[in-house]
Annotation:
Model confidence (mean pLDDT): 85 of 100. A computed fold for a 501-nucleotide part of an RNA from Endozoicomonas gorgoniicola, annotated as large-subunit ribosomal RNA, domain I. The RNAcentral record of the full RNA draws on ENA.
Context: one part of a larger RNA
RNA sequence: CGUACACGGUGGAUGCCUUGGCAGUCAGAGGCGAUGAAGGACGUGGUAAUCUGCGAUAAGCGUUGGCGAGUUGAUAAACAAGCUGUGACCCAACGAUUUCCGAAUGGGGAAACCCACCGGCACAAGCCGGUAUCCUUUACCUGAAUACAUAGGGUUUAGGAGGCGAACCCGGGGAACUGAAACAUCUAAGUACCCGGAGGAAAAGAAAUCAACCGAGAUUCCCCCAGUAGCGGCGAGCGAACGGGGACCAGCCCUUAAGCAAUCUUGGAGUUAGCGGAACACACUGGAAAGUGUGGCCAUAGUGGGUGAUAGCCCCGUACGCGAAAACUCCCUUAUUGUGAAAUCGAGUAGGACGGCACACGUGAAAUGCUGUCUGAACAUGGGGGGACCAUCCUCCAAGGCUAAAUACUCCUGACUGACCGAUAGUGAACCAGUACCGUGAGGGAAAGGCGAAAAGAACCCCGUUGAGGGGAGUGAAACAGAACCUGAAACCGUGUACGU
Numbered sequence: 001c002g003u004a005c006a007c008g009g010u011g012g013a014u015g016c017c018u019u020g021g022c023a024g025u026c027a028g029a030g031g032c033g034a035u036g037a038a039g040g041a042c043g044u045g046g047u048a049a050u051c052u053g054c055g056a057u058a059a060g061c062g063u064u065g066g067c068g069a070g071u072u073g074a075u076a077a078a079c080a081a082g083c084u085g086u087g088a089c090c091c092a093a094c095g096a097u098u099u100c101c102g103a104a105u106g107g108g109g110a111a112a113c114c115c116a117c118c119g120g121c122a123c124a125a126g127c128c129g130g131u132a133u134c135c136u137u138u139a140c141c142u143g144a145a146u147a148c149a150u151a152g153g154g155u156u157u158a159g160g161a162g163g164c165g166a167a168c169c170c171g172g173g174g175a176a177c178u179g180a181a182a183c184a185u186c187u188a189a190g191u192a193c194c195c196g197g198a199g200g201a202a203a204a205g206a207a208a209u210c211a212a213c214c215g216a217g218a219u220u221c222c223c224c225c226a227g228u229a230g231c232g233g234c235g236a237g238c239g240a241a242c243g244g245g246g247a248c249c250a251g252c253c254c255u256u257a258a259g260c261a262a263u264c265u266u267g268g269a270g271u272u273a274g275c276g277g278a279a280c281a282c283a284c285u286g287g288a289a290a291g292u293g294u295g296g297c298c299a300u301a302g303u304g305g306g307u308g309a310u311a312g313c314c315c316c317g318u319a320c321g322c323g324a325a326a327a328c329u330c331c332c333u334u335a336u337u338g339u340g341a342a343a344u345c346g347a348g349u350a351g352g353a354c355g356g357c358a359c360a361c362g363u364g365a366a367a368u369g370c371u372g373u374c375u376g377a378a379c380a381u382g383g384g385g386g387g388a389c390c391a392u393c394c395u396c397c398a399a400g401g402c403u404a405a406a407u408a409c410u411c412c413u414g415a416c417u418g419a420c421c422g423a424u425a426g427u428g429a430a431c432c433a434g435u436a437c438c439g440u441g442a443g444g445g446a447a448a449g450g451c452g453a454a455a456a457g458a459a460c461c462c463c464g465u466u467g468a469g470g471g472g473a474g475u476g477a478a479a480c481a482g483a484a485c486c487u488g489a490a491a492c493c494g495u496g497u498a499c500g501u
Base pairs, nucleotide, nucleotide: 001500002499003498004497005496006495007494008493009492015486016450017449020421021420022418023417024416025415026414027413028412029410030409031164032163039101040100041099042055043054044053046079049075050074051073061095062094063093064092065091066090070083071082072081106115107114108113116131117130118129119128120127121126133161134160135159136158139155140154141153142152168199169197170196171195172194173193179186183233209216210215220247221246222245223244224243230238231237251402252401253400254346259339260338261337262336263335267331268330269329270328271327272326274322275321276320280295281294282293283292284291296313297312298302304316305315306314351375352374353373354372355371356370357369358368361387382397383396384395385394386393437444438443457485460472461471462470463469
C1' cells in the first nucleotide's frame, strides 16, 4: 500500500411524514377610492426585538346578538399587575376613533418632512373647519373687435371626476425576430407592446339580412359544413360562406315609449355568529391499544381529522333537524319619484372620382363595408341589395336610438375533489421570502422542514480555561432519539484483526 471482515467518523441520499403548493368542481363575489383607496412610514404592550393586531380612544372603545368559564395574540417560559356568573376572554353584525405619507388636493418637497393664509371657539397655549386642478352648474362684478351687446376675464354656489386593482372586453395606434430552407410582395400578426374607455361581463343585436323562384326571419356561442369554395412571389402559407344540428331565446322606441334606477309597502328565501346530534366493554401483548381475542351496540351518522400503533360506538365532527337583536342580498307585492333620445322617418347623406383600409378575397373581372381629398342624388310614383355590368324577377328600407339570456375571465370568499407534488419535488417562497444577498438603476434573486407520545430538554458528581467537548448519574420504550437531535445510503477518512506484497 492492497484485499477481506468487524467497528467507527464524515456526509445527508433513501424511506416515512406534511404545516405548503398545483389543477379543478360547485356556489358566492366581481370592485376599492376626496366620507381620503391600494400600498406604506412612524407609533402602540408592565416588554429589548420581530411578526400579528390596532392608531395619540393605538394587541384596543361602544351598541346589539351568540357562547358559557376562564382570560390579558405569537416567537416565549416565567414574573408582575389585572379582568371575570353584575357574564370576562372569544365569535358575528353595526358603529366610534383612525397620527403622517400616498390620487394627496393650501404652497413647497430629497414620500412619511418644511412653510402658510382665511373663518369660528379660546385670556392664552391651542383646538376645529376651509383654501389643488379640470368639467358641469348658481349668482354677481367686469368686459373686446363693435354703438347696444356678445365672446372673454374674475369671484362665488352646488355636483362630478382624478388614483388603485389579476384576467376577461371594446376602441385608437402598432413592431420585429421568425417562416418563405436567401429575400423585397407575403408570413409572423392586427400578435407582442403603448394609449383611451367600460362592465360584472363587455361587444353585438331586431334586416336597406340571407336565400333562390322554395323559403328563412335580431344578436351571441358551440358542433358540422371544411382544410371544402376560394385567396396566394398560385410560393410559404391564409382560409370562408350558404345550409344543417344544438345552447339561449325578446323584443321595442323617437308627440315622451320599451325599459332602467332609487325609495316606500307585503310576504318569503338566503348570507354574515351558533345549537342539538346515536352507539363498548372486558381480557392479552405492549412504553402506550385504536391491534388481537371474546361478547355487544348505533347507523338518514362506516366523509374526514385527532387521541401514546390501525377507533362507526373516546374527542372534534358527520347524516339529519333547529337558530338571528342587527346588517346585507335576492324574489313576490304596493305606490311614488327620477332617469331615459333625438327627430319633422334620418342630406353634404346614398352614390361617383382619386388614395387607402376592412372583408378568407394581396386590385384582381372585384361586388360589399369604412373614409382622407374633390364632388354629389332621389324622396315610397322613391331607394338599397342579390359578387364587374345590364334587363327581368325576388327581397329589404340606410343615413336616429335602447335591449336580458346563452359567451369570456378569476385578484378574491366558502365547501369539496384529485390514477397531482411530497422539501434538488410542488409556487421563487412549507421556515418571518420577493427576505438575505447582488446591481448606480431598471432589475436579478437564494439557501433553509422533521428530538420525543409527552420536555419528562439531562438535577447532582468528575476531567477541562468559571471553556468547547466528554465521562458517570438520572429521564425515556429507545439517548447510536441529546437539541450539529427520525431514518442515516454512497463518495471520502480512520481503528482493529487476518492475509498478500